Predicted 3D model of a 77-nucleotide RNA (c-di-GMP-I riboswitch aptamer) from an Actinomycetota bacterium. Its mean pLDDT, the model's own confidence on a scale to 100, is 85. The source organism's lineage runs through Bacteria, Bacillati and Actinomycetota.
RNA sequence: UUCUUGACAGCGCAUCCUCGCCGCGAGGCGAGUUCGCAAAGCCACGGGACUCCGCCGGAGUUCGCCGGGCUACCAAG
Numbered sequence: 001u002u003c004u005u006g007a008c009a010g011c012g013c014a015u016c017c018u019c020g021c022c023g024c025g026a027g028g029c030g031a032g033u034u035c036g037c038a039a040a041g042c043c044a045c046g047g048g049a050c051u052c053c054g055c056c057g058g059a060g061u062u063c064g065c066c067g068g069g070c071u072a073c074c075a076a077g
Base pairs, nucleotide, nucleotide: 003077004076005075006074012037013036017032018031019030020029021028022027035064041070042069043068045067046066047065048062049061050060051059052058053057
């Protein structure tokens, strides 16, 4: 440096819910919380689900729904 694995240890993220703010809405952001996660880091590229409008088509949300792409800590081999 690369590959495999995620037992042990360390690090990390953070559900449901509550409060505040933003949004027509799905939902997002911040704080608390900690169900879980070996990529629960990022990407809306494909599928699914959801929302809004309506010219039946368009615009959006969700990556902690699945697949894919990119990047990556530590430990062991």